The RNA shown here (Bacterial RNase P class A) has 328 nucleotides and comes from an Actinomycetes bacterium. The model forms 98% of the base pairs in the Rfam consensus. It was read from a public genome assembly, where an Rfam model found it.
RNA sequence: UGAGUCGACCGGGUGGUCGCGGUGAUAAAAAUCGCUGAGGAAGGUCGGGGCUCCACAGGGCAAGGUGCUGGCUAACGGCCAGUCAAGGUGACUUGCAGGAUAGUGCAACAGAAAGCAAACCGCCGAUGGUUACACAGGCAAGGUUGAAACGGUGCGGUAAGAGCGCACCAGCGAUCGGGGUGACUCGGUCGGCUAUGAAAACCCCACCCGGAGCAAGGCCAAACGUUGGAGGGCUGCCCGCCCGUUAAUCCACAGGUAGGCUGCUAAGAUAGAUGGCCACCGCUUAGAAUACUAAGUACAGAACCCCGCCUAUAGGUCGACUCACCUG
Numbered sequence: 001u002g003a004g005u006c007g008a009c010c011g012g013g014u015g016g017u018c019g020c021g022g023u024g025a026u027a028a029a030a031a032u033c034g035c036u037g038a039g040g041a042a043g044g045u046c047g048g049g050g051c052u053c054c055a056c057a058g059g060g061c062a063a064g065g066u067g068c069u070g071g072c073u074a075a076c077g078g079c080c081a082g083u084c085a086a087g088g089u090g091a092c093u094u095g096c097a098g099g100a101u102a103g104u105g106c107a108a109c110a111g112a113a114a115g116c117a118a119a120c121c122g123c124c125g126a127u128g129g130u131u132a133c134a135c136a137g138g139c140a141a142g143g144u145u146g147a148a149a150c151g152g153u154g155c156g157g158u159a160a161g162a163g164c165g166c167a168c169c170a171g172c173g174a175u176c177g178g179g180g181u182g183a184c185u186c187g188g189u190c191g192g193c194u195a196u197g198a199a200a201a202c203c204c205c206a207c208c209c210g211g212a213g214c215a216a217g218g219c220c221a222a223a224c225g226u227u228g229g230a231g232g233g234c235u236g237c238c239c240g241c242c243c244g245u246u247a248a249u250c251c252a253c254a255g256g257u258a259g260g261c262u263g264c265u266a267a268g269a270u271a272g273a274u275g276g277c278c279a280c281c282g283c284u285u286a287g288a289a290u291a292c293u294a295a296g297u298a299c300a301g302a303a304c305c306c307c308g309c310c311u312a313u314a315g316g317u318c319g320a321c322u323c324a325c326c327u328g
């Protein structure tokens, strides 16, 4: 100097004028004056809570969720740190991260053959044959196909081969030692044992886990009756509990209402306000360079509240780290 990786912040301001929501004062109303009025995501509605009701409040099953280790938190599928695996030269990024030896199922097509195998091309070969070859038997080392072919390389051995044997290596199993809270990791010895993938397939295991949601609910106003009839509620089922037969939930007919207050808050609306115009400033781009001119100035909009995650974002600022090149 260039190219990257990770993290954090800002993302418009001032004045005037007209207008809008809330609120206070003058005072009852109009009016006047003062104060105040949208975010880092308010978006998505993917998670966790507060709160309200079912409901006096429980147990079990089913359904659902999470899934490496340690910690933080009210809690979480979140965050922090780490281990392992994959990718990247690297800083870093990502996670389909418990179990395939409980069981069931799947792996198209190709290929001889994809769970205990398998023989298409082929190698050897008793016997026959001048030869080509036929053929009992043996082989899975070479080749084909495929994502994957039943460990790899070399040597010996064999009729030809094969972990058949040996050396080294990889995996797996057993055992011992060092480090670590742990996930795990480093190393030694023995064993010839070597049958893939995927559970984000069903499933098994461990832990978590009532339901519905502010359009939850509460109060007021209004009408407040008649008929049927013994069940109903706990929002999947069972137990259990509660209410009801003094007529409930519910059915039919009839009547009233679609309203107001509250829940509702440093903005607190309820057909839903936070704006329009003018000027100046800030930032970006271009002309042309500090003055000048022109154009532009992102994503976007509260609705009970809080904590996360995901997504969108013109432009600007800062920090740490990685790689390449050059100079001292």
Base pairs, nucleotide, nucleotide: 001324002323003322004321005320006319007318008317009316010315012281013280014279015278016277017276018275020037021036022035023034024033025032026031039299043310044309046308047307048306049305050304051213052212053211054210058239059238060237061236064208065207066206067205068082069081070080071079072078083097084095085094086093087092098204099203103202104201106197107196120143121142122139123138124137125135127134128133151169152168153167154166155165156164170194171193172191173190174189175188176187177186178185179184217262218261219260220259225253226252228250231243232242233241234240282297283296284295285294286293287292

The organism belongs to Actinomycetes, within Bacteria. The prediction has a mean pLDDT of 76.